The prediction has a mean pLDDT of 85. This is a predicted structure of a 469-nucleotide part of an RNA (small-subunit ribosomal RNA, 3' major domain) from an uncultured bacterium. The RNAcentral record of the full RNA draws on ENA.

[in-house]
Context: one part of a larger RNA
RNA sequence: UGACGGGGGCCCGCACAAGCAGUGGAGCAUGUGGUUUAAUUCGACGAUACGCGAAGAACCUUACCAGGGUUUGACAUAGAUAUGGCGUAUACAGAGAUGUAUAUUCUCUUCGGAGCAUAUUUACAGGUGCUGCAUGGCUGUCGUCAGCUCGUGCCGUGAGGUGUUGGGUUAAGUCCCGCAACGAGCGCAACCCUUAUCAUCAGUUGCCAUCGGGUAAAGCCGGGGACUCUGUUGAGACUGCCGUCAUAAGGCGGAGGAAGGUGGGGAUGACGUCAAGUCAGCAUGGCCCUUACGUCCUGGGCUACACACGUGCUACAAUGGCCGGUACAGAGGGCAGCGAAGCCGCGAGGUGCAGCGAAUCCCAGAAAGCCGGCCUCAGUUCGGAUUGGAGGCUGCAACCCGCCUCCAUGAAGUCGGAAUUGCUAGUAACCGCAGAUCAGCUACGCUGCGGUGAAUACGUUCCCGGGCC
Numbered sequence: 001u002g003a004c005g006g007g008g009g010c011c012c013g014c015a016c017a018a019g020c021a022g023u024g025g026a027g028c029a030u031g032u033g034g035u036u037u038a039a040u041u042c043g044a045c046g047a048u049a050c051g052c053g054a055a056g057a058a059c060c061u062u063a064c065c066a067g068g069g070u071u072u073g074a075c076a077u078a079g080a081u082a083u084g085g086c087g088u089a090u091a092c093a094g095a096g097a098u099g100u101a102u103a104u105u106c107u108c109u110u111c112g113g114a115g116c117a118u119a120u121u122u123a124c125a126g127g128u129g130c131u132g133c134a135u136g137g138c139u140g141u142c143g144u145c146a147g148c149u150c151g152u153g154c155c156g157u158g159a160g161g162u163g164u165u166g167g168g169u170u171a172a173g174u175c176c177c178g179c180a181a182c183g184a185g186c187g188c189a190a191c192c193c194u195u196a197u198c199a200u201c202a203g204u205u206g207c208c209a210u211c212g213g214g215u216a217a218a219g220c221c222g223g224g225g226a227c228u229c230u231g232u233u234g235a236g237a238c239u240g241c242c243g244u245c246a247u248a249a250g251g252c253g254g255a256g257g258a259a260g261g262u263g264g265g266g267a268u269g270a271c272g273u274c275a276a277g278u279c280a281g282c283a284u285g286g287c288c289c290u291u292a293c294g295u296c297c298u299g300g301g302c303u304a305c306a307c308a309c310g311u312g313c314u315a316c317a318a319u320g321g322c323c324g325g326u327a328c329a330g331a332g333g334g335c336a337g338c339g340a341a342g343c344c345g346c347g348a349g350g351u352g353c354a355g356c357g358a359a360u361c362c363c364a365g366a367a368a369g370c371c372g373g374c375c376u377c378a379g380u381u382c383g384g385a386u387u388g389g390a391g392g393c394u395g396c397a398a399c400c401c402g403c404c405u406c407c408a409u410g411a412a413g414u415c416g417g418a419a420u421u422g423c424u425a426g427u428a429a430c431c432g433c434a435g436a437u438c439a440g441c442u443a444c445g446c447u448g449c450g451g452u453g454a455a456u457a458c459g460u461u462c463c464c465g466g467g468c469c
Base pairs, nucleotide, nucleotide: 008469009468010467011466012465013464015460016459019423020422021421022420023419026314027313028312029311030310031309032308033307034305035304042053043052064300065299066298067297068296069295070294073124077123078122079121080120081119082118083117084116087104088103089102090101091100092099093098106115107114108113126289127288129287130286131285135283136282137278138277139276140274142272147186148185149184150183151182152181153162154161155160166177167176168175192266193265194264195263197235198234199233201231202230203229207224208223211222212221213220238260241254242253243252244251245250316416320375321374322373323372324371325370326369332363333362334361337356338355342351343350344349382413387408388407389406390405391404392403393402429452430451431450432449433448434447435446
């Protein structure tokens, strides 16, 4: 000077408390440990690993294993020599990679050669091999916590201190006052995006109040710019006004207002910490392999299963299940694509082709909700695992190992021990919709979107983390 204390003071945070819904028990999904295996590729391991890298493992991916090939190589550049093809098509052998045979056949040219390809050869290529404790870059975490420093001056022999402490105040080292300090930088805040109100301009593909036409109905048509909406440019909120407390900064209350004291949300992450993570995204030093630790192919594996843990989904029912009828979103995606109507099928789906590079057409039926009916507390009309059968789709190919549909089957489960998680408002909880990846999909994941819409906070003694003295 820091760090630490079952030392003290002050102060924060869903940290506790107050509440709501869960996890831990069941079945299944998924990740991990372990075990197994020829291989079950590798990495990630308290918080900060474990639905994580992976926003798509049947082949491919793929890095692993077995077997079959290959050695200037699957890929790059350059030199030397030789040849004229390469490619395409067919046939044969083969699991394929590949090999053999046949047919066809080089381009330009100043005739020196050049280009391209093949063969041989030389330099070299190649490595998801090791080291994240040699590194760059990027990332997690403390933490969106309010801190971390510098110049000059002053103090101290010096390390260093002061400033940055103190009294108030704030979400904040935010601001005020004081002070041997005076200033400044990185952070905070603001500037950026979005959402909430209004105005302005614009008016198609969007909208429809007034006028006319028209329909079974419908902005369907003429038309209109009012409204909604979509975009442009602005306004608006600043403790500005009033009251009150205070020396001030500011606090509390009120008015007006769509919005009130940072309005809500996002982006934004200081100096640094953990030799944190990543050599397998990429780059890169060093080391190692070079007829193999490179490379090509077929098949298998990453999907195993006595177990253990994490994260989820579905339930255990009546605030419910089933059946019929009937409403109301937002945000997205679409040409090797989205695919309507109609027809066929109980259905997955098939057929069909209209329209649409999309405010126009399509995906597209939102679901919970509302109205009516059945069920009457039961392992049930709850629950749907598992299994049998029959089908559909994608794809060269669904045996290992895909998804979906129908019929049958109907398991555990009656609210979960110790323990433990999230959340303070349009939040939790409940409900569905879309997208990326993607041929298809093991998505119950992830990222967004809207619909319905709570309870509780006395308080800071205690648990955890953090800030200042």
Its Rfam family is "Bacterial small subunit ribosomal RNA".